[in-house]
The prediction has a mean pLDDT of 81.
Transfer RNA from Oceanithermus profundus DSM 14977, 71 nucleotides, folded computationally.
Rfam family: tRNA. Rfam classes the family as a transfer RNA. Gene Ontology term of the family: triplet codon-amino acid adaptor activity.
RNA sequence: UGGGGCAUCGUCUAACGGCAGGACGGCGGACUCUGGAUCCGUUGGUCGUGGUUCGAAUCCACGUGCCCCAG
Numbered sequence: 001u002g003g004g005g006c007a008u009c010g011u012c013u014a015a016c017g018g019c020a021g022g023a024c025g026g027c028g029g030a031c032u033c034u035g036g037a038u039c040c041g042u043u044g045g046u047c048g049u050g051g052u053u054c055g056a057a058u059c060c061a062c063g064u065g066c067c068c069c070a071g
Base pairs, nucleotide, nucleotide: 001070002069003068004067005066006065007064010024011023012022013021018054025043026042027041028040029039030038047063048062049061050060051059
């Protein structure tokens, strides 16, 4: 420098263009003499800016970061 891939709660991981879900974690509670385990509730997210569309995590453009390949 060229080509390709990836980016979603603190972490991991889903989501035909149509309500952003689950697990772990955190917090609160139940249980317990206490803790752990278990159970219930709750918390929290689409990398950024634009575009297309009635509607975008999803499609398009340009950026940003990371990974891989070639030179």